[in-house]
RNA sequence: CGAGCUGGCCGGGCAAUCGCGGUACUAAGGGUAACCUUAGUACGGAGGAAAGUCCGGGCUCCAUAGGACAGGAUGCCAGAUAACGUCUGGGCGGUGUAAACCGACGGCAAGUGCAGCAGAGAGAAGACCGCCUGAUGCUUCGGCAUUAGGUAAGGGUGAAAGGGUGCGGUAAGAGCGCACCGCACAACGGGUAACCGUUUGUGGCAAGGUAAACCCCAUCCGGAGCAAGAUCAAAUAGGGAUACGUAUGGCGUGGUCCACGUUGUAUCCGGGUAGAUUGCUUGAGGUAUACGGCGACGUAUAUCCAGAUGAAUGAUUGCUUAUUACAGAACCCGGCUUAUAGGCCAGCUCACUUU
Numbered sequence: 001c002g003a004g005c006u007g008g009c010c011g012g013g014c015a016a017u018c019g020c021g022g023u024a025c026u027a028a029g030g031g032u033a034a035c036c037u038u039a040g041u042a043c044g045g046a047g048g049a050a051a052g053u054c055c056g057g058g059c060u061c062c063a064u065a066g067g068a069c070a071g072g073a074u075g076c077c078a079g080a081u082a083a084c085g086u087c088u089g090g091g092c093g094g095u096g097u098a099a100a101c102c103g104a105c106g107g108c109a110a111g112u113g114c115a116g117c118a119g120a121g122a123g124a125a126g127a128c129c130g131c132c133u134g135a136u137g138c139u140u141c142g143g144c145a146u147u148a149g150g151u152a153a154g155g156g157u158g159a160a161a162g163g164g165u166g167c168g169g170u171a172a173g174a175g176c177g178c179a180c181c182g183c184a185c186a187a188c189g190g191g192u193a194a195c196c197g198u199u200u201g202u203g204g205c206a207a208g209g210u211a212a213a214c215c216c217c218a219u220c221c222g223g224a225g226c227a228a229g230a231u232c233a234a235a236u237a238g239g240g241a242u243a244c245g246u247a248u249g250g251c252g253u254g255g256u257c258c259a260c261g262u263u264g265u266a267u268c269c270g271g272g273u274a275g276a277u278u279g280c281u282u283g284a285g286g287u288a289u290a291c292g293g294c295g296a297c298g299u300a301u302a303u304c305c306a307g308a309u310g311a312a313u314g315a316u317u318g319c320u321u322a323u324u325a326c327a328g329a330a331c332c333c334g335g336c337u338u339a340u341a342g343g344c345c346a347g348c349u350c351a352c353u354u355u
Base pairs, nucleotide, nucleotide: 002350003349004348005347006346007345008344009343010342012320013319014318015317016316017315018314020045022043023042024041025040026039027038028037029036030035047326051337052336054335055334056333057332058331059225060224061223062222066258067257068256069255071221072220073219074218075217076090077089078088079087080086091105092103093102094101095100106216107215111214112213113210114209128155129154130151131150132149133148134147135146136145137144138143163181164180165179166178167177168176182205183203184202185201186200187199188197189196190195229278230277231276232275239269240268241267242266243265244264249263250262251261252260285304286303287302288301289300290299291298292297
C1' cells in the first nucleotide's frame, strides 16, 4: 500500500413550541345499563430486522383424553436451552494458496430398483483388437490363412472396467509369489465419545456407485388459534322445512381402528340484538458489572419496561455531517431466512515494495 476472511457497533443527538396516545393524581361532565369522556400537572411512547409465517414453545379452548396403525420430521459425537429442524465445541469429508466457509454426516454384506448411448463385458458384470502354444495348408523363409486351446499384463469404449508401483516367475501372462502402499479384522496406545495412530500382528483381500432412490434402523410428533377465550349489557320467533338415523345407531378440533364420554346429527329459509370491558403486557424479558465455563450459556447485584383498535410518536425552529438505506409493534417469546444508503472498530490471511 492493495486484495480478502471473521466478529461487532451506529443508522441520529440536545433544546423549545404546537399536536397524538398510555399510566398516576385532582376536578368536572355524559349514559337506561355495562361503562365512557374532557381539562390540568408529572413521567414514559416502534426494530436490527418489527419483515417472511419457515421451525420451536408459553398461554387459551376442544377435553375425561389412552393405545395401535398409517403418515410426517430429524439423523456423526459431546454439550447449551423451556424446546427445536436452533446454537456452541469437537470429529470426519469437501472447496480455497490461506485466513476461513459448506455438509440432507445412521445403514448398500436385509431386499428391490436406477446409471441412456458406447463397449467384449456395468455387479456374483468380460474377450473386440491383441499376446502365447499345438495341428493343417501356403511361403519370396520375414511370415500368412484356417482351426483347437491358454490369457486378461498392453490397447480401445465409457462418468465409472475384478486395487496401485516395482521385482521375480511364465509358452505368454495374472496377487501366481514377494516387498512397499491401499483394504479388512484383531490387539495395543490416545480421547468422555465420534474418531485418531511414522504402533504390532494376521489375511491375498468383499461382488463397485447411488438411500434430498424405494426401503431398513433409532428418536420424536393431537388439533385450532387473541378474529383463541372470559365477563357484563341488549334482544328474540325454544319459528318453519328437508335428509339420514333410532343405541348393533349418531356425535365428540389431523386420517383409520379400538377404548372412553355423551345421547340424535346435518343443511336451507325466515326473524331479533350486536354496546362495554377483559385477555393486553412483568416476560424462559432487555442492558451493565462481577464470578464460573474454550464456548453456547449459567449465577448474583443494579437498573429499565409501547399497548393502538378505521388503527397512537407528527409538524416547525435552533445547534450539529445525518430520516437521504431496509423499513412501523397488534397475545408474547427463542431461533432461522431475506432486505439494508452511508459510516466506524477489532482480529486474522495473502501478494507487492522499502528498511
Bacterial RNase P class A from a Thiotrichaceae bacterium, 355 nucleotides, folded computationally. Rfam family: Bacterial RNase P class A. Rfam classes the family as a ribozyme. The model forms 97% of the base pairs in the Rfam consensus. Model confidence (mean pLDDT): 79 of 100. It was read from a public genome assembly, where an Rfam model found it.